[in-house]
The prediction has a mean pLDDT of 85.
This is a predicted structure of an 87-nucleotide RNA (c-di-GMP-I riboswitch aptamer) from Sterolibacterium sp.
Of the family's consensus pairs, 95% are formed in the model.
The sequence was found by an Rfam model in a public genome assembly.
NCBI's taxonomy places the organism under Bacteria, Pseudomonadati, Nitrosomonadales, Sterolibacteriaceae, Sterolibacterium.

RNA sequence: CAAGUGAAUUGGCAAACCUGUUGAAAGACAGGGUCGCAAAGCCACCGGGCUGACGGGAAUGUUUCCCAAGCUAGCGGGGUUGCCGGA
Numbered sequence: 001c002a003a004g005u006g007a008a009u010u011g012g013c014a015a016a017c018c019u020g021u022u023g024a025a026a027g028a029c030a031g032g033g034u035c036g037c038a039a040a041g042c043c044a045c046c047g048g049g050c051u052g053a054c055g056g057g058a059a060u061g062u063u064u065c066c067c068a069a070g071c072u073a074g075c076g077g078g079g080u081u082g083c084c085g086g087a
Base pairs, nucleotide, nucleotide: 006084012037013036017032018031019030020029021028022027035074041080042079043078045077046076047075048072049071050070055066056065057064058063
């Protein structure tokens, strides 16, 4: 110096839920709230998952199936940036 690891310290973020807004929905945003998180900071490149607008198939009295270019970074991988400083 770099990588792994994460004792201590200053702090940080904020699940579920509630309220409001927004969206076809999944979800997102803001406020409240603290389940947890050493990257639970950021990125949709890869895989998974969610929704199913648009579109397509079947059925026939409007139901069902398929489908992402939408969402998920608090599903995982990967990329990238950062705080502390013992073993």